[in-house]
RNA sequence: UGUAGCUCAGUGGUAGAGUGUGCACUUAACAUGUGCAAAGCCCUGGGUUCAAUCCCUAGCA
Numbered sequence: 001u002g003u004a005g006c007u008c009a010g011u012g013g014u015a016g017a018g019u020g021u022g023c024a025c026u027u028a029a030c031a032u033g034u035g036c037a038a039a040g041c042c043c044u045g046g047g048u049u050c051a052a053u054c055c056c057u058a059g060c061a
Stems, first nucleotide, its partner, number of pairs: 001061002005019004013050001021037005043059005
């Protein structure tokens, strides 16, 4: 340090961006561009709390 396939945000009230992916439009075709969509019980167990991705603790990598 661990959060979407990848790179990273995020805050005690169940989570976003960029990129990538799929579809549509655009093109003779590709690329670019535009729109839409999918994809994450936030490394695992336990504790505190009305409520934990967030705080504490043990473990794993």
Predicted 3D model of a 61-nucleotide RNA (transfer RNA) from Urocitellus parryii. The sequence is in RNAcentral, with records from Rfam. Its Rfam family is "tRNA". Rfam links the family to the GO term triplet codon-amino acid adaptor activity. Rfam's curators write: Transfer RNA (tRNA) molecules are approximately 80 nucleotides in length.